Predicted 3D model of a 108-nucleotide RNA (Glycine riboswitch aptamer) from Caulobacteraceae bacterium UBA6225.
The prediction has a mean pLDDT of 76.
RNA sequence: AUGAACGCUGGAAAGCAGCCCGCCGAAAGGUAGGGCUCGCCGAAGGAGCAAUGGGCGCGGGCCAACUUGUCCGCCUCUAAAUCUCUCAGGCUCAGGGACAGCGGGGGC
Numbered sequence: 001a002u003g004a005a006c007g008c009u010g011g012a013a014a015g016c017a018g019c020c021c022g023c024c025g026a027a028a029g030g031u032a033g034g035g036c037u038c039g040c041c042g043a044a045g046g047a048g049c050a051a052u053g054g055g056c057g058c059g060g061g062c063c064a065a066c067u068u069g070u071c072c073g074c075c076u077c078u079a080a081a082u083c084u085c086u087c088a089g090g091c092u093c094a095g096g097g098a099c100a101g102c103g104g105g106g107g108c
Base pairs, nucleotide, nucleotide: 006103007102008101009100010099015038017037018036019035020034021033022031023030024029039091040090041089045087046085047084048083053077054076055075057074058073059072060071061070062069
């Protein structure tokens, strides 16, 4: 210098869908409880990959030719994100939340 953890602050998107059950209610009806279906969101977590780089992997070119070297193609390994996917999660408030900012003064 960077900065984990901790504390404080900020912090997006997307369903007032349908059906069933539960609960409240005399009923009409209500419901920020559960299940299924459909639709949707991406910022817990998870998964995917481009350039790059590696490979006594394969093939070809350069060379008169072997080795070496180098170039090209293929294969393979590596390979990030707020990108992509939507498994998980979520679709009023709250909670959660990637990420961001801050974490005092004095003396030795």